Predicted 3D model of a 79-nucleotide RNA (c-di-GMP-I riboswitch aptamer) from a Desulfuromonadales bacterium. Model confidence (mean pLDDT): 84 of 100. Taxonomically the source falls in Desulfuromonadales (Bacteria, Pseudomonadati, Thermodesulfobacteriota, Desulfuromonadia). It was read from a public genome assembly, where an Rfam model found it.
RNA sequence: ACCAGUAAAGGCCAAAGCACGGGCGACCGUGUGACGGAAAGCCGACGGGUCCUGAAACAUGGACGGCCGGGUUGCCUGG
Numbered sequence: 001a002c003c004a005g006u007a008a009a010g011g012c013c014a015a016a017g018c019a020c021g022g023g024c025g026a027c028c029g030u031g032u033g034a035c036g037g038a039a040a041g042c043c044g045a046c047g048g049g050u051c052c053u054g055a056a057a058c059a060u061g062g063a064c065g066g067c068c069g070g071g072u073u074g075c076c077u078g079g
């Protein structure tokens, strides 16, 4: 460097719900909580998908990285 894995060791993240706050909304932040995760670290003009605003259309409008694929960085162990 590449591939595989989470048995071991040290650890990490944090679903739903609830409280407070932001937003028209999807949703987001903090706290609590722990469903789960081997990248549940990061990338939303990398591709798709779903959702929101909008009568429709349009939008390099918005939201989701814990929807999928992909890119990129990383701990431990084995080969």
Base pairs, nucleotide, nucleotide: 002079003078004077005076012037013036017032018031019030020029021028022027035066041072042071043070046069047068048067049064050063051062052061